[in-house]
RNA sequence: GUGGUCUCUGAAGCAGCCGCCCCAUAUAAAGGGAGGAAAGUCCGGACUCCACAGGGCAGGAAGCUGCCGAAAGGCAGGCAGGGGUAACCCUGCGGAAAGGGCCACAGAGAGCAGACUGCCUGUCCCGAUAAGCUGCAGGUAGGUGGAAACACCGAAUGGCUUAUCCGGACAGGUAAAGGUGAAAGGGUGGGGUAAGAGCCCACCAGUGCCGUCGGCGACGGCGGUAGCUGGCAACCCCCUUCCGGAGCAAUCCCGAAUAGGUGGAGGUCUGAGGGUUGCCCGCCCGAAAGCCUUGGAAGGCUUACCUCCACGGGUAGGGAGCUGAGACAAAUGGCUGCACAAACAGAAUCCGGCUUAUCAGAGGCCACUGGC
Numbered sequence: 001g002u003g004g005u006c007u008c009u010g011a012a013g014c015a016g017c018c019g020c021c022c023c024a025u026a027u028a029a030a031g032g033g034a035g036g037a038a039a040g041u042c043c044g045g046a047c048u049c050c051a052c053a054g055g056g057c058a059g060g061a062a063g064c065u066g067c068c069g070a071a072a073g074g075c076a077g078g079c080a081g082g083g084g085u086a087a088c089c090c091u092g093c094g095g096a097a098a099g100g101g102c103c104a105c106a107g108a109g110a111g112c113a114g115a116c117u118g119c120c121u122g123u124c125c126c127g128a129u130a131a132g133c134u135g136c137a138g139g140u141a142g143g144u145g146g147a148a149a150c151a152c153c154g155a156a157u158g159g160c161u162u163a164u165c166c167g168g169a170c171a172g173g174u175a176a177a178g179g180u181g182a183a184a185g186g187g188u189g190g191g192g193u194a195a196g197a198g199c200c201c202a203c204c205a206g207u208g209c210c211g212u213c214g215g216c217g218a219c220g221g222c223g224g225u226a227g228c229u230g231g232c233a234a235c236c237c238c239c240u241u242c243c244g245g246a247g248c249a250a251u252c253c254c255g256a257a258u259a260g261g262u263g264g265a266g267g268u269c270u271g272a273g274g275g276u277u278g279c280c281c282g283c284c285c286g287a288a289a290g291c292c293u294u295g296g297a298a299g300g301c302u303u304a305c306c307u308c309c310a311c312g313g314g315u316a317g318g319g320a321g322c323u324g325a326g327a328c329a330a331a332u333g334g335c336u337g338c339a340c341a342a343a344c345a346g347a348a349u350c351c352g353g354c355u356u357a358u359c360a361g362a363g364g365c366c367a368c369u370g371g372c
Base pairs, nucleotide, nucleotide: 001368002367003366004365005364006363007362008361009360010359013338014337015336016335017334018333020033021032022031035344039355040354042353043352044351045350046349047247048246049245050244059243060242061241062240063239064077065076066075067074068073078093079092080091081090082089083088094238095237099236100235101232102231103230116178117177118174119173120172121171122170123169124168125167127165128164129163130162131161132160133159134158142153143152144151145150186204187203188202189201190200191199205229206228207226208225209224210223211222212221213220214219251320252319253318254317261311262310263309264308265307266306267305268304273285274284275283276282288303289302290301291300292299293298
């Protein structure tokens, strides 16, 4: 110098002029007036209303350790996995030895495993070879030599038994080898065995337990010991802790006009009560009563409306909630100068976080490179 990585800082200031909001009923002066994210509305809380004896079931959230914190969360660390040459970064975290369940495809077998090929053992079958016994059959047939007597050489063929070997069938053993798979019940070597196998042994990796040392702890180091040795808990489940709902358009206060409600008074006046959609109107049923018709039984009609006063609910509207900016759809701005002001972006009940967007700058560390 270039590239990277981590941490941190700031987001403009001053002066002049003109405006806006608050203070504040009006005018003037003075004073105050957006952010690091005001954003996404993703977490946690304050606050408010509703619900709520207590306990349980169901359902949901969280889950390594220490510290801080009301909690969310933050900082530091542990273990495991991954990325980067490195500085450094990312992801995950109770229990698989409570129990159940699952592990696609392929493969013989996917979890108290499995026998497809291979290896081993046994029985049986076929064939070959060797040895032995034996029938034909025996030193016979046959051959050679010889004049002859005779001498010498000398087979083939079936069956049985045993052993070995090739092939086959059945039964059993075997997880060393092949093959399948993400994964085949640790790895290497030796012993052992019919062949094999943590079956046994040595070493290595891991796990549990014991001891010891370090650490507050998660955990780590060392030594011993047990042949203990797949995964999934984002499948159910088990353990621990926690969990009522809605949200400022919450919620509270004041409160018209009109309509309706309740009560009272007055006038004309004969219906209590019930049903229907929460209310009103309307409609329907209707005890009882009055009037009319009628000999009676029975039938028809009606039982309501108006005026005034008082009270209470609710609506419009106003206020509180609401802030050391503080609301009325909402002010916080513009120009000039100081060589320069750019990015993302505009509060709406408040507070603490997380995440995302974005400009400028500082320092630590790492890699490469240049000069001295």